[in-house]
RNA sequence: AGAGUUUGAUCCUGGCUCAGAGUGAACGCUGGCGGCGUGCCUAACACAUGCAAGUCGAGCGAAGCGGCAGCUGUAGCAAUACAGUAUGUGCUUAGCGGCAGACGGGUGAGUAACACGUAGAUAACUUCUACUUUAGCGGGGGAUAGCCCGCCGAAAGGCGGGGUAAUACCGCGUAAGAUAUUCCUGUGGCAUCUUAGGAAUAUGAAAAACAUCCGCAAGGAUGGCUAAGAGAAAGAUCUGCGGCCUAUCAGCUAGUUGGCGGGGUAACGGCCCACCAAGGCUACGACGGGUAUCCGACCUGAAAGGGUGAUCGGACACACUGACACUGAGACACGGGUCAGACUCCUACGGGAGGCAGCAGUGAGGAAUUUUGGACAAUGGGGGAAACCUGAUCCAGCGACGCCGCGUGAAGGAUGAAGGUCUUCGGAUUGUAAACUUCUUUUAUUUGGGACUAAGAAAACCUGUAGAAAUGCGGAGUGAAUGUACCAAGUGAAUAAGCCACGGCUAACUUCGUGCCAGCAGCCGCGGUAAUACGAAGGUGGCAAGCGUUACUCGGAAUUACUAGGCGUAAAGGGCAGGUAGGUGGUUCGAUAAGUCUAUUGUGAAAGCUCCCGGCUUAACUGGGAGAGGUCAAUGGAUACUGUCGAACUUGAGUAUAGGAGAGGUUACUGGAAUUCCCGGUGUAGCGGUGAAAUGCGCAGAGAUCGGGAGGAACACCAAUGGCGAAAGCAGGUACCUGGACUAUUACUGACACUCAGCUGCGAAAGCUAGGGGAGCAAACAGGAUUAGAUACCCUGGUAGUCCUAGCCGUAAACGAUGCACAUUAGACGUGAGGGGUAUCGACCCCCUUCGUGUCGACGCUAACGCAUUAAAUGUGCCGCCUGGGGAGUACGGCCGCAAGGUUGAAACUCAAAGGAAUUGACGGGGGCCCGCACAAGCGGUGGAGCAUGUGGUUUAAUUCGACGCAACGCGAAGAACCUUACCUGGGCUUGAACUGUAGGAAGUAGAAGCUAUGAAAGUAGCGACGACCCGUUAAGUCGGGAGCCUAUAGAGGUGCUGCAUGGCUGUCGUCAGCUCGUGUCGUGAGAUGUUGGGUUAAGUCCCGCAACGAGCGCAACCCUUACUCUAUGUUGCUAAGUUCGUAAAGAACAGCACUCUUAGAGAACUGCCUCGGACAACGGGGAGGAAGGUGGGGAUGACGUCAAGUCACCAUGGCCUUUAUGUCCAGGGCUACACACGUGCUACAAUGGCCGGUACAACGAGCAGCAAAUCCGUAAGGAGGAGCAAAUCUCUAAAAGCCGGCCCCAGUUCAGAUUGUGGGCUGCAAUUCGCCCACAUGAAGGUGGAAUCGCUAGUAAUCGGGGAUCAGCUGGCCCCGGUGAAUACGUUCCCGGGCCUUGUACACACCGCCCGUCACACCACGAAAGUUGGGUGCAACCAAAAACCGUGAUUCAACCGCAAGGAGAUAACGGUCCAAGUUGUGACCAAUGAUUGGGGUGAAGUCGUAACAAGGUAGCCGUACGGGAACGUGCGGCUG
Repeated sequence: AGAGUUUGAUCCUGGCUCAGAGUGAACGCUGGCGGCGUGCCUAACACAUGCAAGUCGAGCGAAGCGGCAGCUGUAGCAAUACAGUAUGUGCUUAGCGGCAGACGGGUGAGUAACACGUAGAUAACUUCUACUUUAGCGGGGGAUAGCCCGCCGAAAGGCGGGGUAAUACCGCGUAAGAUAUUCCUGUGGCAUCUUAGGAAUAUGAAAAACAUCCGCAAGGAUGGCUAAGAGAAAGAUCUGCGGCCUAUCAGCUAGUUGGCGGGGUAACGGCCCACCAAGGCUACGACGGGUAUCCGACCUGAAAGGGUGAUCGGACACACUGACACUGAGACACGGGUCAGACUCCUACGGGAGGCAGCAGUGAGGAAUUUUGGACAAUGGGGGAAACCUGAUCCAGCGACGCCGCGUGAAGGAUGAAGGUCUUCGGAUUGUAAACUUCUUUUAUUUGGGACUAAGAAAACCUGUAGAAAUGCGGAGUGAAUGUACCAAGUGAAUAAGCCACGGCUAACUUCGUGCCAGCAGCCGCGGUAAUACGAAGGUGGCAAGCGUUACUCGGAAUUACUAGGCGUAAAGGGCAGGUAGGUGGUUCGAUAAGUCUAUUGUGAAAGCUCCCGGCUUAACUGGGAGAGGUCAAUGGAUACUGUCGAACUUGAGUAUAGGAGAGGUUACUGGAAUUCCCGGUGUAGCGGUGAAAUGCGCAGAGAUCGGGAGGAACACCAAUGGCGAAAGCAGGUACCUGGACUAUUACUGACACUCAGCUGCGAAAGCUAGGGGAGCAAACAGGAUUAGAUACCCUGGUAGUCCUAGCCGUAAACGAUGCACAUUAGACGUGAGGGGUAUCGACCCCCUUCGUGUCGACGCUAACGCAUUAAAUGUGCCGCCUGGGGAGUACGGCCGCAAGGUUGAAACUCAAAGGAAUUGACGGGGGCCCGCACAAGCGGUGGAGCAUGUGGUUUAAUUCGACGCAACGCGAAGAACCUUACCUGGGCUUGAACUGUAGGAAGUAGAAGCUAUGAAAGUAGCGACGACCCGUUAAGUCGGGAGCCUAUAGAGGUGCUGCAUGGCUGUCGUCAGCUCGUGUCGUGAGAUGUUGGGUUAAGUCCCGCAACGAGCGCAACCCUUACUCUAUGUUGCUAAGUUCGUAAAGAACAGCACUCUUAGAGAACUGCCUCGGACAACGGGGAGGAAGGUGGGGAUGACGUCAAGUCACCAUGGCCUUUAUGUCCAGGGCUACACACGUGCUACAAUGGCCGGUACAACGAGCAGCAAAUCCGUAAGGAGGAGCAAAUCUCUAAAAGCCGGCCCCAGUUCAGAUUGUGGGCUGCAAUUCGCCCACAUGAAGGUGGAAUCGCUAGUAAUCGGGGAUCAGCUGGCCCCGGUGAAUACGUUCCCGGGCCUUGUACACACCGCCCGUCACACCACGAAAGUUGGGUGCAACCAAAAACCGUGAUUCAACCGCAAGGAGAUAACGGUCCAAGUUGUGACCAAUGAUUGGGGUGAAGUCGUAACAAGGUAGCCGUACGGGAACGUGCGGCUG
């Protein structure tokens, strides 16, 4: 510090997710030790048991015990023992009394508050004890508990009588400097007042009795006690400021706000009461609702911030729930009281008892949180003289809950062991890892030491001593933890490693299993047979006594932006204006000092944090010192800026004056053109409408035309990126009234300004209410068309409405998708309204200037597009708005509205995107240019018939398999009777039919002619003449090796699967003209440029231009062939002339190589020449010459790529499957089936023909298991025969159409030949399933073929025959050859395909794309709903406990007065006020639930349509209204996105 994820790719916007740190944690797996911390976050749920607050006998009276001393008695000589006594002393304790139980400990329910924090105030207060100062401590009295007696009660407990003490209680005396009031004099204060001194009046104390000490005593001292003062420390009260959410809570408040007078309190105060007034709070958020103890701090973060409020510390609140007071210095009291309630327990049913949110512990709840431990040794607390008490505390126990430290060994050790895993089978890896050798002993364990040494622990206390005392000095004793820390020794590597991950982010990879299954997943996403993503293993990475997961917080997130974001198109400018609060504000001077700055002081507790230095072996932990920490407060100072006050100024703003411009507004009047209607004339058959029609109108006279009239609405031309207005908006003309802007000139006012929440006004269209009006147009509606349908588009009609008046509504793509105001920052060119200059007779022109309105453009800005003085630039002020998409501008609530609806405006749930701009493609029922037998123009076919052939389908035991639009279908197959053959049935074989290695074996062995049996054959069983080979070696078949054979084994084999795992090969777009690269340049980038443009071409062919310059693969050319010539060649080819032979011809032999021809080589064609056009180019038109002319014809040649195109059955090959079978051998069958459908062909339908006879002219090729001549036989197929030929020599070989002559005469024929019969021929082991041919006979359909569709542009189509491959045989197919030999092309509108440029796009699997809504099904959350239930709460009542206060008090009563009676005073009881709980009524709110219902969301393959994206096939969208299964359609107005 960033990263992943939207796209084909890019930049941006924007969300989601991850890496970090943390935790009182929990869960999973695992677990050696120690130290220090920490441990019910849930039910403030209920609690068994024990303990947690007592102490003082040195306050008191008692009672008990009997230890000691004394005394007495008994026993004993005595020591002594026992018993008694209660004199002293000691101990124990219920009660009275004192102090403490208000601290310490727990919890966080309540509380949004002066509760907390911070800074202040108290001139409005209190304080037990302790410290300190002053003074005092005199003299009396009456009770009461305990106790005893009696009674009641189950108990708890209570009542009566009797008697008793005090540091208990009550008077009295004394007393001020105390308190209160008043007055006088001075001081101080903001006021009430304070303070110093003085005077007066009133009030007002006590415990001499106790303890200890000193003293013989008197007395004194100390403690304790009383009054008063001061300080300390604590408490109480008040105030400023600070810290949660919600406005879908906007008004709240009657003790409310204030006053006067009282009451009350420690004290101020409506704290309470009576009376008076009507106030008080609130947009700077009152009131209400929700949530929540607050802080020091803790976590995170660079910081600013954000989150948290465990442990520790400060404050507050609470103690079963609610209320209340008492005592007291202090409480409205956790382990006190009273009452009410709920709950639990006891009960004799009458009545009682209790409160763990103290420490342990139990149950419950929960994912989850410990021992019913030890000790008061220390620290602290209570009381006390001390002993004493203390679940505070200190320790221990449990838990890896956290942090920190240590260990699980160290060094050496290669044969790189074994095993595991992988493997290309060579090896690699685990891995110096292990084994092994040497060494060490932390830790664990055992033993010993350890109050002799150290901290805690000596300062209390006890004691001695000195002292008056305080206090000093000395001494003794005291340890829960603990036999702990620590130290030493013994033994021995001995006792000690796991968890997670390994696709990217993110460090770390392979194999096997699985096969969209099982599963994983934080995000993106993995898994459908080769998964580095699932599971396992090996290996590797990370961390380590832990490691992962889950939950939560901060961070990253500048993703709420104070630091530090945005709003033209991504989310976001309010429809427009006026204006209040608020915010902001020109120039100068002066004052002030609130903000601001500065200095000082105070405070910001401790702990924590940071730095430094120390203590535990280190660290965690901990001690000391310093620092830091506030929007704090006080005091002093500064005065630039802001504020405030005062004075001035003119430039902001405004006013006056003079002008001209304008669809600015309101009202009234008025005009002509046109539509429609009515009346009349003329006039006749149609009109109207559309893509085409029809509905409609018309002979009852339409339409057309002329004249007249009525009525409503809108205003042609002018007219324009023109004008005006704040926006909406405004258009015939005239008039009245009226708003604003602009220009010019001077004068005046003197900051009067800018913006603006709430508020107010205006606000298109549609719509609503009432009344008018109604020509045209026109939602709805009706009809006609279109269509699969057509609730639409088109047509004919047509009602609301559109218009006016009055009133609502308040919304639009209300848009410049751009808030208002001010200032600054290059220009150029228009245009509207003014002014000025120049110029002119006057104008135009030209120049300057102000305001408005446009186009382009520099800097700058922007993600880009773009904006650019009319900013989206640079700044300032103020307002509005945004924070992922959907749900949703929806629900609920509020407000507004007559309604429609508007405005404000969520959540659950769901997705990982949604989006902007630009790029490259692809696509368009977008545009432009161009090409192609693409259309058109022609010729001939196919589709109809029969047959052949292939395919589908069907059938079958099998009909083997593959190929499926073009680009499968006479295709693989250039040839299925057996074989082929892969299929079926049956019969055999199992290391096998063919191949390789290893081990072992076998000489009459292996092999083997032939034979026998059986069988369909393969095979099986047997006989068997003959009978071994090669190399080296040896005297020698002697030895060794090899080949062959047998056995065993590893393997072999597979036309089995996957062409979607592949190689290779092929098809196709397409022989289309394209496809790219380097460097440079442009762009943030994807990319662009080049390759686009103007011409031209068959062509990205060439030329020109150009931020491009070059290059590559394609095009073309080079290659083959064909057309011409030349040269060479001359047999097997050729023969013009010559010779010979032959009767002539033909021919033969010489001879020759001239010609044809063969085979080589060369030449020839290049727009080279002329002319015209063109840019003087490229190139094109025409012409000459030439065998050939503009690539001469044909072929080969196929760029980057597309189609997961085809092929695992040509071959090769990964993986999977099979192994007495899916291999292999054999026989037979099948691939040849046949209702049917399709493709490709052949033959025809005839006279341009058929048949018969005669006759002419080719080329390419092939041939030895071959082609085969002559001759003969056969009607023929063919047979016999075998000359010749491995071929320019021989053979196949007859070419056919053609030509000549004849017959047929338009018919199912002398056309056509299918089918069938008979007889033959050939090949072949074999012709039945299932070959070809011949002859004779038979003689089917068919008379030119519907919709539709194919080929072809010249030696082509058409037509005619010939050859070849495969092949024993078999061709109508395929490939090749030559013969004869046309027609047509105006042209590019249309169909199909393609190329280039451009445009739109919501497509990128790329239009066979994307995508919308209803309906149906499943699931999920939410809203409404008759209601139902629960909760807290408001209001009004009723009832009213305890307590307090007030009143009464006839009852009762020790203290004082009084001789007494009685009084004073108190008191039971009663009444009143107030009030908890409870009850009733009513209201609003919240939550849960609810038959049914509504929309929403989600869901691999449901239904209906096709609304949107391209001109999306009717441009789309916004508002509104109506209509419709649905998307939607239509009307009106608006926008361009």
Molecule: small-subunit ribosomal RNA
Organism: Pyrinomonadaceae bacterium